[in-house]
């Protein structure tokens, strides 16, 4: 430098050819179960979907260009 491909919640990842509430485990923070803890049960909180432009009635989903992080090639 060249091709690719990832970037969604603290962390690990879903999200079926664009459609109306963005989800899961784990972790947290409340109860409740224990004499206490852990397990176990029930309950919240937590997201401007890496950033900007763009196409469309509608974008997490498609185009672009930019940041980061990998793989390969040189």
């Nucleotide at each position: 430098g060249g091709u690719c491909g990832c970037u969604u919640a603290g962390c690990u990842c879903a999200g079926c050819u664009g459609g109306u509430u963005a989800g899961a485990g784990c972790g947290u923070u409340c109860g409740g179960u224990u004499c206490a803890c852990a397990u176990c049960c029930g309950a919240g909180a937590g997201g401007u979907c890496g950033g900007g432009g763009g196409u469309u009635c509608g974008a997490u989903c498609c185009c672009u260009c930019c940041a980061g992080c990998g793989a390969c090639c040189a």

Predicted 3D model of a 74-nucleotide RNA (transfer RNA) from Candidatus Roizmanbacteria bacterium RIFCSPHIGHO2_01_FULL_40_98. RNAcentral holds the sequence, with entries from ENA. NCBI's taxonomy places the organism under Bacteria, Bacteria candidate phyla, Candidatus Roizmaniibacteriota. It matches the Rfam family "tRNA". Rfam links the family to the GO term triplet codon-amino acid adaptor activity.